A computed fold for a 1434-nucleotide RNA from a Myxococcales bacterium, annotated as small-subunit ribosomal RNA. The RNAcentral record of the sequence draws on ENA and SILVA. The prediction has a mean pLDDT of 87. Rfam family: Bacterial small subunit ribosomal RNA. Lineage of the source: Bacteria > Pseudomonadati > Myxococcota > Myxococcia > Myxococcales.

RNA sequence: CAACCGGAGAGUUUGAUCCUGGCUCAGAGCGAACGUUAGCGGCAGGCCUAACACAUGCAAGUCGAGCGAGAACGGGGCUUCGGCCCUUAGUACAGCGGCGGACGGGUGAGUAACACGUGGAUAACCUACCCCCCGGCGGGGGAUAACAGCUCGAAAGGGCUGCUAAUACCGCAUGGGUCGGCGGGGGCUUCGGCCGCUGCCGGCAAAGGGGGCACCCGCAAGGGGCUCUCACCGGGGGAUGGGUCCGCGGCCCAUCAGCUAGUUGGUGAGGUAAUGGCUCACCAAGGCGAAGACGGGUAGCUGGUCUGAGAGGAUGGCCAGCCACACUGGGACUGAGACACGGCCCAGACUCCUACGGGAGGCAGCAGUGGGGAAUAUUGGGCAAUGGGCGCAAGCCUGACCCAGCCAUGCCGCGUGAGCGAUGAAGGCCUUCGGGUCGUAAAGCUCUGUGGGGAGGGACGAACGACCUGCAGGUGAACAGCCUGCAGGAGUGACGGUACCUCCUUAGCAAGCACCGGCUAACUCCGUGCCAGCAGCCGCGGUAAUACGGAGGGUGCAAACGUUGCUCGGAAUCAUUGGGCGUAAAGCGCACGUAGGCGGUCGUUGAAGUCGGGUGUGAAAGCCCAGGGCUCAACCCUGGAAGGGCACUCGAAACUGAACGGCUAGAGUACGGAAGAGGGUCUCGGAAUUCCCGGUGUAGAGGUGAAAUUCGUAGAUAUCGGGAGGAACACCAGUGGCGAAGGCGGAGACCUGGGCCGAUACUGACGCUGAGGUGCGAAAGCGUGGGGAGCAAACAGGAUUAGAUACCCUGGUAGUCCACGCUGUAAACGAUGAGCGCUAGGCGUUGGGGGUAUUGACCCCCCCGGUGCCGCAGCUAACGCGUUAAGCGCUCCGCCUGGGGAGUACGGCCGCAAGGCUAAAACUCAAAGGAAUUGACGGGGGCCCGCACAAGCGGUGGAGCAUGUGGUUUAAUUCGAAGCAACGCGAAGAACCUUACCAGGUCUUGACAUGCAGGGAACCCUGGUGAAAGCCGGGGGUGCCCGCGAGGGAGCCCUGACACAGGUGCUGCAUGGUCGUCGUCAGCUCGUGUCGUGAGAUGUUGGGUUAAGUCCCGCAACGAGCGCAACCCCUGUUGGUAGUUGCCAGCGGUCCGGCCGGGCACUCUACCGAGACUGCCGACGUGAAGUCGGAGGAAGGUGGGGAUGACGUCAAGUCCUCAUGGCCCUUAUGCCCAGGGCUACACACGUGCUACAAUGACCGGUACAAAGGGUUGCGAACCCGCGAGGGGAAGCCAAUCCCAAAAAACCGGUCCCAGUUCGGAUUGCAGUCUGCAACUCGACUGCAUGAAGUCGGAAUCGCUAGUAAUCGCGGAUCAGCACGCCGCGGUGAAUACGUUCCCGGGCCUUGUACACACCGCCCGUCACACCAUGGGAG
Repeated sequence: CAACCGGAGAGUUUGAUCCUGGCUCAGAGCGAACGUUAGCGGCAGGCCUAACACAUGCAAGUCGAGCGAGAACGGGGCUUCGGCCCUUAGUACAGCGGCGGACGGGUGAGUAACACGUGGAUAACCUACCCCCCGGCGGGGGAUAACAGCUCGAAAGGGCUGCUAAUACCGCAUGGGUCGGCGGGGGCUUCGGCCGCUGCCGGCAAAGGGGGCACCCGCAAGGGGCUCUCACCGGGGGAUGGGUCCGCGGCCCAUCAGCUAGUUGGUGAGGUAAUGGCUCACCAAGGCGAAGACGGGUAGCUGGUCUGAGAGGAUGGCCAGCCACACUGGGACUGAGACACGGCCCAGACUCCUACGGGAGGCAGCAGUGGGGAAUAUUGGGCAAUGGGCGCAAGCCUGACCCAGCCAUGCCGCGUGAGCGAUGAAGGCCUUCGGGUCGUAAAGCUCUGUGGGGAGGGACGAACGACCUGCAGGUGAACAGCCUGCAGGAGUGACGGUACCUCCUUAGCAAGCACCGGCUAACUCCGUGCCAGCAGCCGCGGUAAUACGGAGGGUGCAAACGUUGCUCGGAAUCAUUGGGCGUAAAGCGCACGUAGGCGGUCGUUGAAGUCGGGUGUGAAAGCCCAGGGCUCAACCCUGGAAGGGCACUCGAAACUGAACGGCUAGAGUACGGAAGAGGGUCUCGGAAUUCCCGGUGUAGAGGUGAAAUUCGUAGAUAUCGGGAGGAACACCAGUGGCGAAGGCGGAGACCUGGGCCGAUACUGACGCUGAGGUGCGAAAGCGUGGGGAGCAAACAGGAUUAGAUACCCUGGUAGUCCACGCUGUAAACGAUGAGCGCUAGGCGUUGGGGGUAUUGACCCCCCCGGUGCCGCAGCUAACGCGUUAAGCGCUCCGCCUGGGGAGUACGGCCGCAAGGCUAAAACUCAAAGGAAUUGACGGGGGCCCGCACAAGCGGUGGAGCAUGUGGUUUAAUUCGAAGCAACGCGAAGAACCUUACCAGGUCUUGACAUGCAGGGAACCCUGGUGAAAGCCGGGGGUGCCCGCGAGGGAGCCCUGACACAGGUGCUGCAUGGUCGUCGUCAGCUCGUGUCGUGAGAUGUUGGGUUAAGUCCCGCAACGAGCGCAACCCCUGUUGGUAGUUGCCAGCGGUCCGGCCGGGCACUCUACCGAGACUGCCGACGUGAAGUCGGAGGAAGGUGGGGAUGACGUCAAGUCCUCAUGGCCCUUAUGCCCAGGGCUACACACGUGCUACAAUGACCGGUACAAAGGGUUGCGAACCCGCGAGGGGAAGCCAAUCCCAAAAAACCGGUCCCAGUUCGGAUUGCAGUCUGCAACUCGACUGCAUGAAGUCGGAAUCGCUAGUAAUCGCGGAUCAGCACGCCGCGGUGAAUACGUUCCCGGGCCUUGUACACACCGCCCGUCACACCAUGGGAG
């Protein structure tokens, strides 16, 4: 400081993270369309598709003041009724003639072009009407439409003859001038020419109409004259409009790379208003092209419009400028102007008429119709205004235009009411039932009156022109006339009785649409149950869905709201502003080099780029600013500002470019020197393999994980000698050297390229890069010809395997080798283009040089070149890079733009082929990726545990039986548990009960709880019926509290109604609680700090050690928590305390038994203590932790056992323990009863018991426990019974009595290896006990019966010491029922070398494309369906 002012992100790849990257969303816009809805007005807009076809009407005429001719209807008059006259009227219609139909209006087909835009050029041009200036308009002629007659044709139209006028047409005259020709001379010039001046010769004009009037001729008509006006002719100038040419600018495809015969130029001619190859003749052979010719596709261009911070991107509808087109194609005529939208001719398609001979037509003008389409309006009014054509004018014409109509198509404005109003009404919805919410919302009270309706008033837009009056001026002889100006008057409105104003009317007539999982603002209920559906992306829905549908509520916008389509934005996702290429997409395999791009240092010059000033242009509208007009706004008006650019001009000279002249630091040349698998040719060498010959020699060799195929008695392998041939060159050899890359390795000779070092001299920017191009280019492969020892695709055989077209083995051909030619690829990699400069170092190594020292060399130091490792800064998403950059800069080239399709198809080029180079699209996905993190996993690694293996003992798997499960069966065999971690599990007790199941019989306030009413207390006895439940009865009988009583109350019972009860019905994937498991494994975490962009890491890793994340040391960590350990219990030793068990220990008594007196010392009991801590010694170890050994000790290194289970995992188990959300049943899915079932049985599995026997069985005898239980109980002695048991009762509420005997063991005896004196199943008979009741379906006893079984296939389990094994005892449950379970003690072993392997686990590390995590992920064929494309019988 009027016309400056501004840039937001989000969702989605993962278990999580950072990055890359695509997809998607939020914004703005539209000539829109569609769906739902709709009150009013203003302003604007309205076929984007079929430049498809068009019925009908209208859209361009006008001039009688250029010319000739000239009606009728109607009206009036007359009439002889045939008609005539006047008027209509010099009118209409038509003709000749003039001007205009080239403007205005429409459309966007074509056009990639000087079409458009912008700036220039025209000295190469035109311009009717208009304006200015100069000059002129004399005198003649012959026709022809109309008209008339005849005639052809259906029509459209024509023909012949005849008459006539003109501002129509044609000679002649005149020529200021103009044009042409020939001269003279001046100025300018792009040197082509242009513009003035001047002389001569030649060519070329014209038209009249209207008004007025003094004067002249004439009788008049009329003529002449003067004058005004409109026309006319010639010329000059202007204005306007155009033609042509040029610079520059604006689309895609190079999978279009070469194009061109009027092609390029010249000479001449023609043509045009005009240049020109525009056209033609001749001559020459050119012209264009990678800065994209030619070809193909698409497209009218612009001002502007939309978007965007801008740069940019997209677009060109309305309005405006230009262009092009007018049914399609072609052509000219007329004209100032056209190749002409509503003109002509020809051809074509189409439509129409037709008498079939011919004709007519062109809405991309305004309306309108059909058609197409998702879609776009009235066959309206008016010339009142603005503008246009003609006319002297009046005026006529004008679908240009101005208005109106239709459409929410858009923009803008207004309304649908305002204030007060809490019992927070009713009602809806939700609810934890208390309430919350819709909600001051409604009702109610008080107001207002926009829009709508009715009535009345009522515009602006209108001022011109012409006319009348007046005035002034001009012309003129003129106070005619005419022209000009001013003033006044009268008149003119489609819109329209519209806007606007006033009055009346009543809150009365006026709200919807989308959304509510995240993005994104807005939440609940019900319904549904991967169904129906939603969805822009991510994604929702499989029984509690804020995501589907409805409802209530809410959010957003509002006469609209959503959806779809399209554009820009976000997208820095094509990156000029403003990106990248080691691993994400992306460096050409390498070099040489063309064009191009870029380029050292000093000076001079000019001024192209650049910078500054000025001038012109940049139309209007629009955008922006100021002001103004419609009540505001939208809209409109006036003025201003701005505008990249282009052109001209003046200036500056630093930088870039240019020209010229220097310089030497870049680059190069010459000289000397050293290194090297650099390349090529020729030659030579030894070792080895194979083959051949010969010798020795004999049965194998070879090969493998093990074998076999194979070779060998015809003599192999092995070994010795000789020979042949091909290929490759051990050691040296390196982290080494050389080369541009590919690549190069025995030795010598020759030819040859490059780099390096040193010192001087020279050239003087000669440089860098490099699109195309050219060359080189591993292996394999191809062609021709050689060669061929070994190796070895293909192939054959042998093995392996489920198979094995593989891996392994035996053979073996192309090939590998050479020469010549082709191919041209690769993980051609440092996945890192080339060049130059700059930016800390350290340590190797290689080539060369120098310094110090030395006789010399090495060591040491320095410089240059190469090649490696580490590393600072910096960079990076991280990994990593780091003077050999992936750092900081400059130059040039190549390349990338989501994944798949696909490096594929098609086309082109190359190739003998194989194939290579270039290189898409349809379709499809919401990702595909990079790096790093934490886990998990690995037939990865390291370390270490565990009865994990091994060592050992005993089992299971075989038998019989018990028990559980599966399956099957059944009316029901109730349900659950399911790898480990379901299966003697829930069951620690299914004959009824239990019981949840089945069939049947009953009940419906219920077997049970609370509340209400009525009755009765309770309770007891009892009859009938029935299987019982139940149903129907009878009798007895009163208590407690209050109250005098009547009566009332509590508890209990009965009846009734209603709320409700009830459910072992479903969901353990809605839950609580509880429990299993990994796992008694040693782990799991946190705070602070530190590191990392982050996930996260560190701590917790490392070295030791431990049973242990146990402890020690170290350490960017320091601490802490949950776990470990310890604290608790039992047990092992001992002390104290205490004694109705124990003891002649010591005493006494004794019917001999701790029985008694007496006593607590011992045992024991049960309370409190002690004890063990690597404390001591030695060794080892880091003078550590600790380990090993030892001493002492009852016990050692956690003494043994138990209890104790971290963060978490398995949606593990349990809704049938209990609790509980939701759902479901309610005379039943609830309840009662009796009976049945859970006990079934062809099978299969788990867990057990008993065995198969002699370490045994049986008989007899004799010992020794612990821990428990016992009063509806344990039950002794004694008696009976073979026995189970019965009788019996003592004792015991239990350290007292009982269960109770312990058994194995030990002693003695029998059996003698046998399906037995083993084994006891099964079955028969007879019993006992419990119980209401042992049929289904108990246990036990006796007698009899005596089955399978002779140690158990594959496989598999437990156990490391008081353990396994073996033996018995007790307890819970329980009327009864135990081989199960939980405990107790007795007897009492074997083995562990060791950690390779199996299983499980811990720590570290590594790989990963896994993360519901290897029971993962994932590939291909096939089958089915669908989509797209092609083939195809047809």